[in-house]
């Protein structure tokens, strides 16, 4: 340099063939429980879906540029 794949919550990941409000686990915070903790239970906060454009009534999903990561080829 060329090709392919990936980028969603602090972390690990879902989200069907484009459709209704973007969720789960874990972590964090609060409460219950406990002599105090851990564990467990209940509740809560946390998102520009990498950036910028485009298509569409509608985009995490499709298209284009760029950025970052991985694999392969030269």
């Nucleotide at each position: 340099g060329c090709g392919c794949c990936c980028g969603u919550a602090g972390c690990u990941c879902a989200a069907c063939u484009g459709g209704a409000u973007a969720g789960a686990g874990u972590a964090c915070c609060a409460g219950a429980c406990u002599a105090c903790g851990a564990a467990u239970c209940u509740g809560g906060g946390g998102g520009u879906u990498g950036u910028g454009g485009g298509u569409u009534c509608g985009a995490g999903u499709c298209c284009c540029c760029c950025c970052g990561g991985g694999c392969g080829c030269g």

Predicted 3D model of a 74-nucleotide RNA (transfer RNA) from an uncultured Bacilli bacterium. Model confidence (mean pLDDT): 80 of 100. It matches the Rfam family "tRNA". The family's RNA type in Rfam is transfer RNA.